[in-house]
RNA sequence: GCGGCGUCCUAGGGGAGGCCUUGUGAAGAGGCCUGAGAUACCGGGCUGUUCCCGGUGACCCUUUGAACCUGAACCGGAUCAUGCCGGCGGAGGGAUGGAUGCUGCCUGCGCG
Numbered sequence: 001g002c003g004g005c006g007u008c009c010u011a012g013g014g015g016a017g018g019c020c021u022u023g024u025g026a027a028g029a030g031g032c033c034u035g036a037g038a039u040a041c042c043g044g045g046c047u048g049u050u051c052c053c054g055g056u057g058a059c060c061c062u063u064u065g066a067a068c069c070u071g072a073a074c075c076g077g078a079u080c081a082u083g084c085c086g087g088c089g090g091a092g093g094g095a096u097g098g099a100u101g102c103u104g105c106c107u108g109c110g111c112g
Base pairs, nucleotide, nucleotide: 001105002104003103004102005101006100007099008098009097011062012061013060014059017033018032019031020030021029022028023049040056041055042054043053044052045051068093069092070091074087075086076085077084
């Protein structure tokens, strides 16, 4: 100097879909599918058929980046239905720095 494995600190990114039963003035309750996760808690909006915004939590991911977004109201298959599976596709975009332990290799210097 390069690499491997690990620990700690710190910072950041992201999504939350589909369906069934029941129910309400509006809310709400239960269940099913895939998944790591399908909103657990708090606050606000206030009627959008179970919605929207913010914070916290859980979970996943951070360039070795298929977490996630775009294309996409895409294409094929399956399904009660869906970003369910495959394609698209290693396409485009996409979020971190520091300290330290062990270890391997290369190189330089000093001493014997």
Molecule: TPP riboswitch aptamer (THI element)
Organism: Verrucomicrobia bacterium UBA6015